[in-house]
Molecule: transfer RNA
Organism: Gloeophyllum trabeum ATCC 11539
RNA sequence: AGCAGCAUGGCGCAGAAGGAAGCGCGUUGGGCUCAUAACCCAAAGGUCGCUCGAUCGAAACGAGCUGCUGCUA
Numbered sequence: 001a002g003c004a005g006c007a008u009g010g011c012g013c014a015g016a017a018g019g020a021a022g023c024g025c026g027u028u029g030g031g032c033u034c035a036u037a038a039c040c041c042a043a044a045g046g047u048c049g050c051u052c053g054a055u056c057g058a059a060a061c062g063a064g065c066u067g068c069u070g071c072u073a
Stems, first nucleotide, its partner, number of pairs: 001072007010025004019056001027043005049065005
């Protein structure tokens, strides 16, 4: 330098064909219990890497940029 993949709550991930974000763990509160890291219930927490564009409407489509990983030279 070229090519490919990835970038979504604190962490790990899901989210074919655009209609508006979910799971597990964790956190907080409550319950159960003699007690608990176990079990049960609830809640908080995400400008979906950044900017622009197409669209009535995007995490998802298009363009540019940034970061990480891999391959090639």